[in-house]
Context: one part of a larger RNA
Molecule: small-subunit ribosomal RNA, central domain
Organism: sludge metagenome
RNA sequence: CUGGGCGUAAAGCGUGUGUAGGCGGUAUGAUAAGUUGGAUGUGAAAGCUCCCGGCUCAACUGGGAGACGUCGUUCAAAACUGUCAGACUAGAGAGUGGUAGAGGGAGGUGGAAUUCCGCGUGUAGUGGUGAAAUGCGUAGAUAUGCGGAGGAACACCAGUGGCGAAAGCGGCCUCCUGGCCCAUUUCUGACGCUCAGACACGAAAGCUAAGGUAGCAAACGGGAUUAGAGACCCCGGUAGUCUUAGCUGUAAACGAUGUGAACUUAGUGUCGGUGGGGUUAAAUCCAUCGGUACUGAAGCUAACGCGAUAAGUUCACCGCCUGAGGACUACGGCCGCAAGGUUAAAACUC
Numbered sequence: 001c002u003g004g005g006c007g008u009a010a011a012g013c014g015u016g017u018g019u020a021g022g023c024g025g026u027a028u029g030a031u032a033a034g035u036u037g038g039a040u041g042u043g044a045a046a047g048c049u050c051c052c053g054g055c056u057c058a059a060c061u062g063g064g065a066g067a068c069g070u071c072g073u074u075c076a077a078a079a080c081u082g083u084c085a086g087a088c089u090a091g092a093g094a095g096u097g098g099u100a101g102a103g104g105g106a107g108g109u110g111g112a113a114u115u116c117c118g119c120g121u122g123u124a125g126u127g128g129u130g131a132a133a134u135g136c137g138u139a140g141a142u143a144u145g146c147g148g149a150g151g152a153a154c155a156c157c158a159g160u161g162g163c164g165a166a167a168g169c170g171g172c173c174u175c176c177u178g179g180c181c182c183a184u185u186u187c188u189g190a191c192g193c194u195c196a197g198a199c200a201c202g203a204a205a206g207c208u209a210a211g212g213u214a215g216c217a218a219a220c221g222g223g224a225u226u227a228g229a230g231a232c233c234c235c236g237g238u239a240g241u242c243u244u245a246g247c248u249g250u251a252a253a254c255g256a257u258g259u260g261a262a263c264u265u266a267g268u269g270u271c272g273g274u275g276g277g278g279u280u281a282a283a284u285c286c287a288u289c290g291g292u293a294c295u296g297a298a299g300c301u302a303a304c305g306c307g308a309u310a311a312g313u314u315c316a317c318c319g320c321c322u323g324a325g326g327a328c329u330a331c332g333g334c335c336g337c338a339a340g341g342u343u344a345a346a347a348c349u350c
Stems, first nucleotide, its partner, number of pairs: 004321003007304002012318001014201004021194003025088002028085004033081002035077007042069001048066007091191001092188003095184004103177007110154001115149007125136002162169002206247006215241002220236004258317006266295011299306002323350003332343004
């Protein structure tokens, strides 16, 4: 390489948009590039295969036949693929009428709580722990009442509930804005699927600049514990956590399960629609579409388990794997302010 694989054994890019490329619905006509058949040309010799000979055999060798091609020319076929033409509507998209939603951005605003400040009441403790101590407090703390400041986060509602491509999104109001879903079947008429590169987004931590800083809290200081304690526990506490502008580009970025399409017994819950039935109005009920969960037929699986949201049965395209360590490393390239990221070996050992 072939073959075989990728939930957990090695293996699905963190996610999307999308170029080249690959693949592509129904029917008709044309064409004849691919495709199929015939004829013909050529495919040197040697070599190869078969047959018959020559050296006593064999190797070797002579003769004959065959085989050897993405080949050329020509004739024919027209199913399939391609191409061209004009059509179709089941894919895809648009229109119209509706629904739900922590989807995104900006601005405003509310209450609870912590902390701090001022004033009042009040007096000796408070705080913390397994027990303590450091700490705070007669310069009046803790507790309690009133007032004020400021920052961050939004209890209950809240739900294997919802939305988003993923990361992720939760007080309330306003503005701007993206997408899904349902009904209708009005329009376009294959406009589609996937996607190497490319581009965009991308938790937390970290970086640059300017702000902000209530609480929490790496580092750091102190008190304990301990043989020691660089920790776990306690008292403090700075970066950071927050905002704006930029960078970084990684996570057990997980469903450890790529995207799209089709097909394949059932049952139960829930969310969003639609139609029917029902009702005073509802609800229970029936059907159906789209999500999200659970149990399970067949089947699959090494087993665990998966099971219409497949890990079943198939197709299209992409990515990835090939014993363990060395090694998510070195060197080089590219990117980055840096931290580092990305691509990615070998010797050697078993």